[in-house]
Notes
The RNA shown here (Glycine riboswitch aptamer) has 93 nucleotides. Model confidence (mean pLDDT): 76 of 100.
RNA sequence: CUGAUCUCUGGAGAGUCUCUUGUUUAAGAGCGCCGAAGGUGUACGGCAGAUUUUUUCUGCCAAUCUCUCAGGCAAAAGGACAGAGCAUUUUAU
Numbered sequence: 001c002u003g004a005u006c007u008c009u010g011g012a013g014a015g016u017c018u019c020u021u022g023u024u025u026a027a028g029a030g031c032g033c034c035g036a037a038g039g040u041g042u043a044c045g046g047c048a049g050a051u052u053u054u055u056u057c058u059g060c061c062a063a064u065c066u067c068u069c070a071g072g073c074a075a076a077a078g079g080a081c082a083g084a085g086c087a088u089u090u091u092a093u
Stems, first nucleotide, its partner, number of pairs: 006085005015031001017030005032073003038069001039067001041065001045061006
């Protein structure tokens, strides 16, 4: 110096759906949806190795893309990501 942790602030999307139970912030089943915890996959790019070497093959690497496993679909909680969290003096509590 940078990063991480931590603190504060901001922070989207989608059925207050139907049925059953009930211990009154719930559970189960069904259908319909969301993507910004986490996770999956992904290259005409990058790196490495091998090779029959101006070629071919193999492995690895990413996302706000993709899937929707997980999670979520009033509020609350959570939430990727972003900003701030420095020094001195004075006053008030």